The part of an RNA shown here (small-subunit ribosomal RNA, central domain) has 343 nucleotides and comes from Helianthus tuberosus.

[in-house]
Context: one part of a larger RNA
Parts: sequence; structure tokens; C1' cells
RNA sequence: CUGGGCAUAAAGGGCACGUAGGCGGUGAAUCGGGUUGAAAGUGAUAGUCGCCAAUAAGUGGCGGAAUGCUCUUGAAAACAAUUCACUUGAGUGAGACAGAGGAGAGUGGAAUUUCGUGUGUAGGGGUGAAAUCCGUAAAUAUACGAAGGAACGCCAAAAGCAAAGGCAGCUCUCUGGGUCCCUACCGACGCUGGGGUGCGAAAGCAUUGGGAGCGAAUAGGAUUAGAUACCCUGGUAGUCCAUGCCUUAAACGAUGAGUGUUCACCCUUGGUCUAUGCGGAUCAGGGGCCUAGCUAACACGUGAAACACUCCGCCUGGGGAGUAGGUCGUAAGACCGAAACUC
Repeated sequence: CUGGGCAUAAAGGGCACGUAGGCGGUGAAUCGGGUUGAAAGUGAUAGUCGCCAAUAAGUGGCGGAAUGCUCUUGAAAACAAUUCACUUGAGUGAGACAGAGGAGAGUGGAAUUUCGUGUGUAGGGGUGAAAUCCGUAAAUAUACGAAGGAACGCCAAAAGCAAAGGCAGCUCUCUGGGUCCCUACCGACGCUGGGGUGCGAAAGCAUUGGGAGCGAAUAGGAUUAGAUACCCUGGUAGUCCAUGCCUUAAACGAUGAGUGUUCACCCUUGGUCUAUGCGGAUCAGGGGCCUAGCUAACACGUGAAACACUCCGCCUGGGGAGUAGGUCGUAAGACCGAAACUC
């Protein structure tokens, strides 16, 4: 390489858009590119196979086969190509609908903290127990007022939306996607996608603001044999905003995308039709249980890990090693990624 695989054994790219490429609905006509049938030529005087002759041996003669190539003449089911048509795939339109989908602006209440004023007096806080800590310079508690930042209780759900990351107080503006239904239009316009481009939690980096709470680092108090920890009191970066980088996660459903086919039952979200006290039918999602099937087992089971097809990514004993080397990045580091050697 092949064969075989990729939920959990090695193995699905974090996610999308999309170039090349690969693959691709139905009917008809044409064509004859590839395909395929037949015939002819060629395919060394070498080689090979067979036969014959002679020979100690080298050898001599005749005949055959030969993937292939060239030319001629046919075939038309499928593939390719060209033309015409079709509507079920894809898309557009009309009418409805749901939603924490995205961006920007404004705004609200509870709570923590700090500050001011009043009341009030000796403790408060914290823990397994304590201490560090705060407090007669009046704390804690309580009442009123003010400031400032961050997060949005109940509703709330196996709920909803989004390609993934993710998204939650309320209002407004701009904006993306989806579902149902009518089948009006279009007429294969599709699927996947090497390279490429964009998005991409948290942490981190650069510059400017902001800084309530929390809190790496760090200081102190405890615990302990020790305690560079767990517990406590403080507390810087950070967490927040804006702009630009970084591009990684158990980025998980550890399950790539798309299409088609397949036993029942239960719950639920959004539509449509019907029935209008329950129900029934049908699409598109979210969950549970299970038949066949599949699986090494566990399990999966119309949202498949079943049955099939198309395209992409990836795996091939352990270590060496995610190293050397190359590219990117301010850095941290990321991406691509060997071999010798060894068991």
C1' cells in the first nucleotide's frame, strides 16, 4: 500500500462559508468521446512454446502464441457530450408564527461596599476551636441620605434561539436565521469540499479608561512533625468598557456534513387541519422507553452507533516526541511535523 476502522480500545478537523476537484433528479432526441463486437495489418532473422532432423555438445528447419499499437466496419442498454422538455431536489413569492439569535443606545429595582448625619454602647467579626483583623479617635446594630461598579432574583422548564463558541432585568433602533401553510413562480440552479477566508469560551498580551464585590500573586493568623496547601483576616494583577492581538479547551453528543429507507408507546415546544369539555390527523424541533437490526461489551435504536449511497478529515504497537526542523506571534506560546536509536 491493501485489508480494516474512528461514542468509550489508535482515530471526526472547534465551527462555518466557499475555490479547484469528486459525486449528483425525471423523460425524449441526437452524437459516437470513452466503452464494446468483428475483420485486416503489424508485433526483429532475437527470445518463448510445440514439432521435426541430426548431434557428445554447441546447432539447423518448420509452425504457434503474444498484454499491445494502427486502420476499417458495426452496436447504443448504461456513462460522457449536445439539444428540447418536466417537477418531486434546491430556491423565490404571498399569508401567519415562535424565540436569552446578533449589534448599538437608553433605563430599572434588590443586594454588597464606601461616605455623611442621627440613635445607641462595648464589643464586633471569624472558626472544628482560635488568632491575626475592626472598635471608646464610638465600631457592630439601626434609621435616613449620597456615591460608585458589577451582576440581573422570582418567571425558569428534559423549555427556547444560534454554525459552533455561546445567548437571560426592561425599553427602543438596526439586523441575521428558522418553522408552518397556500402551491403562485423558477426549472437541477444540488451535495461535499484539498488549499483559502471568516468566526471562535476562559486565561493571557498591548494601549486608554474603570475598579463595588470576588480574587491568582503576596502578607499575616491558624492547623501540622513540616504546611511554600486545605480554614481565617487582608490583598495586587485580573474580572468590567473600548480598540487591536492571541486561536487554544473534557471547543464533548468524547458520535464530520448531506440524502434516502425502516415496529410500537409516552411526555413536551412552535405551526396547520379537524373536532369544539377531554381528543384525532399532519409537519418541524426537544426528551424518555423499546422492536427488528447492530455492538467486544456497555449501550445505540426514525435526532441510529440500523440498512445504503456521496464527499471530506483522521488512525496503523510503546518510547524517542508533539521533540528536531519550518511558518505564525510583542510575548506566552500556537500550527505543520520527522528520523536515528530502543523495547